[in-house]
RNA sequence: GCGAGUAUAACUUAGUCGGUUAAAGUGCUAGACUGUGACUCUGGAAACAUGGGUUCAAAUCCCGUUAUUCGCC
Numbered sequence: 001g002c003g004a005g006u007a008u009a010a011c012u013u014a015g016u017c018g019g020u021u022a023a024a025g026u027g028c029u030a031g032a033c034u035g036u037g038a039c040u041c042u043g044g045a046a047a048c049a050u051g052g053g054u055u056c057a058a059a060u061c062c063c064g065u066u067a068u069u070c071g072c073c
Base pairs, nucleotide, nucleotide: 001072002071003070004069005068006067007066010026011025012024013023019056028044029043030042031041032040049065050064051063052062053061
């Protein structure tokens, strides 16, 4: 330099090939329980890498950029 893959919550993953409020586990946090703590139960906060395009509607399709992984030279 060329080609391909990946990017969703603090971490690990789902999201049925476009459809109405993006889901779960761990973690964090508030309460209940307990003599205290742990466990358990109930609730809460937290995310679609970024900029555009297509569409009535985009995490999902298309293009650029960024980061990262792999392959070729």